[in-house]
């Protein structure tokens, strides 16, 4: 250097039936007949537009769940820069997609902080004691390292 391979308390990612919520909301139809603005309207700013009561019909998006299937073991996640998109229009640092870069061996648990959320749930950073795979040192107990690692073959 090439090829093959192993980590597992949910290994990682993708698709996704279903179910609840969103919501008896938006919208549409009917009817009553005028409710008008420092308010509200699906991330933010600006512009524009809309806005009431009752009756009937009645969603979706973004999220959650996750039967099952698929691709895999830097699997992948996130920071930063840049590019493109960002729903009436404009802007753009939410968000989405992509290139590059840096960090992280892995999944849990507890504390703190940040992001985001209607709510479960989630992501990241950091601290803690364990667990786990792996290598190094060691007689052992144990200590230490990082995936640019480790094992096998050539």
């Nucleotide at each position: 250097g090439a090829u093959a391979g192993a980590g597992g308390u949910c290994g990682c990612g993708g698709a996704g039936a279903u179910u609840a919520a969103g919501a008896g909301u938006a919208a549409c139809g009917g009817u009553c007949a005028a409710a008008u603005a420092c308010g509200c309207g699906u991330g933010g700013g600006g512009a524009g537009c809309g806005c009431g009561g009752c009756c009937g019909u009645g969603a979706a998006a973004g999220g959650a769940u996750g039967a099952u299937c698929c691709g895999c073991c830097g699997a992948a996640g996130c920071u930063u820069u840049c590019c493109g998109g960002a729903a009436u229009c404009c802007c753009a640092a939410a968000c989405c997609g992509g290139c590059a870069u840096g960090c992280u061996g892995g999944g849990a648990c507890g504390g703190u902080g940040c992001a985001a959320u209607a709510a479960g749930a989630u992501g990241c950073a950091u601290c803690g004691g364990a667990c786990u795979g792996u290598c190094a040192c060691g007689a052992a107990a144990g200590u230490g390292g990082a995936g640019c690692g480790c094992u096998a073959u050539c």